[in-house]
RNA sequence: CGAGUGGUCCCUGCGGCCGCCGGCGGGGCCCUCCGGGGACCCGCCGGAGGAAAGUCCGGGCUCCAGAGGGCAGGACGGUCCGUAACGCGGACGCCGGGCGACCGGCGGAAAGUGCCACAGAGAACAGACCGCCCCGGUCUUCGGACCGGAGCAAGGGUGAAACGGUGGGGUAAGAGCCCACCGCCCCGGCGGCGACGUCGGGGGCACGGCAAACCCCGUCCGGAGCAAGACCAAGCAGGGGACCGGGUGGCCCGCUCAACGUCCCCGGGUAGGUCGCUAGAGGCGGGCGGCAACGUCCGUCCCAGAUGAAUGAUCGCACUCGACAGAACCCGGCUUACAGGACCACUCGCCUC
Numbered sequence: 001c002g003a004g005u006g007g008u009c010c011c012u013g014c015g016g017c018c019g020c021c022g023g024c025g026g027g028g029c030c031c032u033c034c035g036g037g038g039a040c041c042c043g044c045c046g047g048a049g050g051a052a053a054g055u056c057c058g059g060g061c062u063c064c065a066g067a068g069g070g071c072a073g074g075a076c077g078g079u080c081c082g083u084a085a086c087g088c089g090g091a092c093g094c095c096g097g098g099c100g101a102c103c104g105g106c107g108g109a110a111a112g113u114g115c116c117a118c119a120g121a122g123a124a125c126a127g128a129c130c131g132c133c134c135c136g137g138u139c140u141u142c143g144g145a146c147c148g149g150a151g152c153a154a155g156g157g158u159g160a161a162a163c164g165g166u167g168g169g170g171u172a173a174g175a176g177c178c179c180a181c182c183g184c185c186c187c188g189g190c191g192g193c194g195a196c197g198u199c200g201g202g203g204g205c206a207c208g209g210c211a212a213a214c215c216c217c218g219u220c221c222g223g224a225g226c227a228a229g230a231c232c233a234a235g236c237a238g239g240g241g242a243c244c245g246g247g248u249g250g251c252c253c254g255c256u257c258a259a260c261g262u263c264c265c266c267g268g269g270u271a272g273g274u275c276g277c278u279a280g281a282g283g284c285g286g287g288c289g290g291c292a293a294c295g296u297c298c299g300u301c302c303c304a305g306a307u308g309a310a311u312g313a314u315c316g317c318a319c320u321c322g323a324c325a326g327a328a329c330c331c332g333g334c335u336u337a338c339a340g341g342a343c344c345a346c347u348c349g350c351c352u353c
Stems, first nucleotide, its partner, number of pairs: 001349010012318005018312001020047008029038003049324001053335002056333005061225004068253004073221005078092005093106005107216002112214002114210003129156002131152002134149006164182006183205001184203008229275004238266006245257003282301008319322001
């Protein structure tokens, strides 16, 4: 310099003017049960994202037993660790891909059942289409051809896959029939927490593939969701039914509520306010422990909180001319969308010193 691999970060920038949402402070005014409250004006501070998205996993929180037993059902799946938890992350193991940095995959197919299209003779305790070989007979242009009998599975052919592979011996031709190596299975030693690795011995080989087919093994999972849930105010008209009921949700048990009660149906009323609500598994910097994910300690900072629901409009300047996109209880992940830019580590190739 070129080609690549993994990761971290930014998300047009600056200024002026006028607005919008929230908080704090001040001012006069109004109301007051004297605690305070209300609209208005002024000043200061804060005001979207890496995905706020899809709502796909996991957790917090709230209500129902502070959610208990069983069945059914669902999710996950190498090992160890991390975490509040996970289907997430880290390290390691094995297999596959890449020259490499690196990337992808992961329980069981010798428990049972089932399936394996098309092609093909045969698709799982298989099979003989072409073919190879031997014997007998007939014919012969002496190369062989045809018929009958017996053997074989090496070679060809079909297929995604053909019942270990390569080489040698052996044979009429062949074949784990025998041998060597590779593969496979079984047993044992050693190393590792473990997945697994390695070494030795034995066995001619028994075990094709599919579990996002049923299933088996192991682990985990109660349900509903901030329209959860609680409170204040206003308003209305009752009627019928259940108690073998309601909470309770796929089912059963259990627990719990209790008659001035609870629930269901019909009818009627309301459409206001407050809390939950944003200080948190929080951000940043540093020390320590750990390979790392992460943990812990110290310091420091406060960083949206609406409810018809705010972050806009306009002017000027600059440039590389600006993508995808907009909070609604919160947090950890995953996935998807995305113009452009910055940085770090590493790999391969070429050149120069």
Bacterial RNase P class A from a Polyangia bacterium, 353 nucleotides, folded computationally.
Its mean pLDDT, the model's own confidence on a scale to 100, is 81.
A source record names the gene rnpB.
RNAcentral holds the sequence, with entries from ENA.